Record summary:
A computed fold for a 471-nucleotide part of an RNA from an uncultured archaeon, annotated as small-subunit ribosomal RNA, 5' domain. Its Rfam family is "Archaeal small subunit ribosomal RNA". The family has 86 seed sequences and 709 matches in Rfam 15.1.
Context: one part of a larger RNA
């Protein structure tokens, strides 16, 4: 000198831009909102438009939040997948035959404080089931090819075993449904290399290292299991301990480097602490389920309910951080053929001296006062950045902004310092090693340029000082 946070005093406006409960308690939460949509079937209400319940389809695995854990294939760069999956989307090929039984809503009757729940009866589907064919898969035989560095893979035909698709709606256009192949997108797994401290951590390891055979998975694998072998890692630092989400980036510096990495983007992980699972193309699932623990709430004591590290908001903790606002108009996402609906994502406003840039806080004349030179006062005039008001444009609506008009110098200057370093007082008063100042040196014990006031001055200026961190 720069950057970041907090803080004292002070504060007129505009433009651009960045951020705001990261640091401490991944502590706890009242209240409201944050994921719906479609309507093929079926009921209720309604004159209708429509509203609402149920079955069903798609979505709710995205978006949003946080950084606790993690020194690890978590991340970054580069590869592998001959060890894999992929709903919706695109392209192509072929198909959509026959049949069946239920069930919710509803009706009737119960149980319960509640949460909820039982029995009987009716009915539908693109819900569910069966048959057929196509197809799939495993083994095997044959044939000629294609690809690969290679184990091998693929194509065609036959046999056997196992298994085994489809759904309609609409006047129509069209929207769908099933199987197979290819693409795209997304994901899983493996791997070379790279990036913290510590030896006052030197030995560590029994599913441990490998084999055979299985189980399991979309898939490889001690991932798991049975048996067998006794290996495997380590001074090029194993194992242990500490710290820490990783990167793009950010700060500083001429650079080398050092420090940081919360906010934005990419990746990961988590959703009170743990564990498990269903559904599904995808979760082991923040606003799904089940269990345990701890916390809170309701209870008729039998039993139930909740999870803001979503947006606001509250308590606590702290030096430290905003409104319980508006809108789906934009950008996107979900659903829908679409119209559209929903979205605290997002957009917009409100609050907060973050940063940079710009502007202003007036100008002129006359008179007058006086320590006659800086100023103070009065009158008159000029200008209008700002300010106030009005109109229009802008806007979802506003706010802000832009344009125009009217009014009026009106609404607008402080902070720190003045012994040296270091620009500026040998001025006055008070105090008397007291009270106090002070980054350092040092001032103060009766004439203090150093404390506290006044005046004067210096310096930055809508800012100016202090504290902490960092280069």
């Nucleotide at each position: 000198g720069g950057c970041c946070a907090c803080u004292g005093c002070u504060a007129u406006c505009g433009g651009u831009u960045u951020c705001c409960g990261a640091c401490u308690a991944a502590g706890c939460c009242a209240u409201g909102c944050g994921a719906g949509u479609c309507g093929g079937g079926u009921g209720u209400c309604g004159c209708a438009a429509g509203a609402u319940g149920c079955c069903g389809g798609c979505g709710c695995a995205c978006g949003g939040c946080u950084c606790a854990g993690u020194a690890a294939c978590a991340c970054g760069c580069g590869g592998a997948u001959u060890a894999u999956c992929u709903a919706u989307c695109c392209u192509c090929u072929g198909g959509u035959g026959g049949g069946g039984g239920a069930u919710a809503a509803c009706c009737u009757c119960g149980g319960a404080a509640a949460a909820c729940u039982g029995a009987g009866g009716c009915u539908a589907a693109u819900a569910c089931c069966c048959c057929a064919u196509a197809g799939g898969u495993a083994u095997u035989u044959g044939a000629a090819g294609u690809u690969u560095g290679a184990a091998a893979a693929c194509u065609c035909a036959g046999a056997u075993g196992c298994u085994g698709a489809a759904a309609g709606c609409g006047u129509g256009a069209g929207c769908g449904c099933c199987a197979g192949a290819g693409g795209g997108u997304g994901a899983g797994u493996c791997u070379g290399c790279g990036g913290c401290c510590u030896a006052u951590c030197a030995g560590g390891u029994a599913g441990u290292a490998g084999g055979u055979g299985g189980u399991g998975u979309a898939a490889c694998g001690g991932a798991c299991c049975a048996c067998c072998u006794a290996g495997c890692c380590u001074a090029a630092g194993a194992c242990g301990g500490g710290u820490a989400c990783g990167g793009g980036c950010c700060u500083u510096g001429a650079g080398a480097g050092a420090g940081g990495g919360a906010g934005c983007c990419c990746g990961g992980a988590g959703a009170u602490g743990g564990a498990u699972u269903c559904u599904g193309a995808g979760a082991c699932a923040c606003g799904a389920a089940u269990c345990c623990a701890g916390g809170c709430c309701c209870u008729a004591c039998g039993g139930g309910g909740c999870g803001c590290a979503g947006c606001a908001g509250g308590c606590g903790c702290g030096a430290a951080a905003c409104c319980u606002u508006c809108a789906c108009a934009c950008u996107g996402c979900g659903c829908g053929u679409a119209a559209g609906c929903g979205c605290g994502a997002u957009g917009a406003g409100g609050g907060g001296a973050g940063a940079c840039c710009g502007a202003g806080u007036g100008c002129c004349u006359u008179c007058u006062c006086u320590u006659u030179a800086c100023g103070g006062g009065a009158a008159g005039g000029c200008u209008u950045u700002u300010c106030a008001c009005a109109a229009g444009c802008c806007u979802a609506a506003a706010a802000a902004g832009c344009u125009u008009g009217u009014g009026g110098a009106a609404u607008a200057a402080g902070g720190g310092c003045u012994g040296g370093g270091c620009a500026a007082g040998a001025c006055g008063g008070g105090u008397g090693c007291c009270a106090g100042c002070c980054g350092c040196c040092g001032c103060g014990g009766u004439a203090a340029u150093a404390c506290c006031c006044g005046c004067a001055g210096c310096u930055c200026a809508a800012g100016u000082g202090g504290u902490g961190g960092u280069c």